Molecule: SAM riboswitch aptamer (S box leader)
Organism: Domibacillus antri
RNA sequence: CUCUUAUCAAGAGAGGCUGAGGGACGUGCCCGAUGAAGCCCAGCAACCGUCUUUUAUAGAAAAGGUGCUAAAUCACACGAAGCAGUUUGCUCCGGCAGAUGAGAG
Numbered sequence: 001c002u003c004u005u006a007u008c009a010a011g012a013g014a015g016g017c018u019g020a021g022g023g024a025c026g027u028g029c030c031c032g033a034u035g036a037a038g039c040c041c042a043g044c045a046a047c048c049g050u051c052u053u054u055u056a057u058a059g060a061a062a063a064g065g066u067g068c069u070a071a072a073u074c075a076c077a078c079g080a081a082g083c084a085g086u087u088u089g090c091u092c093c094g095g096c097a098g099a100u101g102a103g104a105g
Base pairs, nucleotide, nucleotide: 001105002104003103004102005101006100007099008098013041015040016039017038021031022030023029026076027075028074042069043068044067047065048064050060051059052058073097078094079093081091082090083089084088
């Protein structure tokens, strides 16, 4: 990097260092010197792993491998359905894209 598969509406810091950017991309809309990103610490969760029970699950803990800690994956952006209305808005389903885990190449 590619493929397969599962999940993506919950949860988590008035901490320290440092200092201008960040929310993947496009359009919006937001966050940010009352401190962005990053690092450290802290925390959350429980995918892998661990333990118990059973062989298919269920449950427990959180020392290990990851992950995460504004807004639903921030919304829309493609297709379809419904409702209201004719500028469009709302609801719902699916797809694409993305993120993370596990496995394979």